RNA sequence: GUGGGCGUAGUUCAGCCUGGUUAGAAUGUCAGAUUGUGGCUCUGAAGGUCGUGGGUUCGAAUCCCGUCGCCCACC
Numbered sequence: 001g002u003g004g005g006c007g008u009a010g011u012u013c014a015g016c017c018u019g020g021u022u023a024g025a026a027u028g029u030c031a032g033a034u035u036g037u038g039g040c041u042c043u044g045a046a047g048g049u050c051g052u053g054g055g056u057u058c059g060a061a062u063c064c065c066g067u068c069g070c071c072c073a074c075c
Base pairs, nucleotide, nucleotide: 001074002073003072004071005070006069007068010027011026012025013024020058029045030044031043032042033041051067052066053065054064055063
């Protein structure tokens, strides 16, 4: 340099192909219940500019273009 994959909650991931109600799960964190205390278990809560800039659209995590980072293959 060429081609491809990945980027979404603190962490690991789904959702994207087929645009549409408030973006979810597990785990972690916090509070409460339970317990002599802790753990386990149960209930609840907080936590996301969906890597980033722009475009299309009534409407974008999702479609299009650019760009950044990581990984793989080829040269």

A computed fold for a 75-nucleotide RNA from an uncultured Eubacteriales bacterium, annotated as transfer RNA. Its mean pLDDT, the model's own confidence on a scale to 100, is 81. It matches the Rfam family "tRNA".